[in-house]
RNA sequence: GCUCCCAUCGUCUAGUGGUCAGGACAUUUGGUUUUCAACUAAAAAACAGGGGUUCAAUUCUCCUUGGGAGUACCA
Numbered sequence: 001g002c003u004c005c006c007a008u009c010g011u012c013u014a015g016u017g018g019u020c021a022g023g024a025c026a027u028u029u030g031g032u033u034u035u036c037a038a039c040u041a042a043a044a045a046a047c048a049g050g051g052g053u054u055c056a057a058u059u060c061u062c063c064u065u066g067g068g069a070g071u072a073c074c075a
Stems, first nucleotide, its partner, number of pairs: 001071007010025004018055001027043005048064005
């Protein structure tokens, strides 16, 4: 250089062209408890950036950015 794969709440991860993007852990608040832990109820929290297609894109596609793998060349 070329090819391929990946990017989603704080972390790990599910998911699909169509109602409000789900779960676990963590966090916060309440309940319970003498206290802590545990248990329990609830809350907040995410689709890397940009373009295109489409009535509608987190999903398809192109570019960029970042990460990973493979491969070629190297006086």
The RNA shown here (transfer RNA) has 75 nucleotides and comes from an uncultured Lentisphaeria bacterium. The prediction has a mean pLDDT of 80. It was read from a public genome assembly. Rfam family: tRNA. From the family's description: Transfer RNA (tRNA) molecules are approximately 80 nucleotides in length.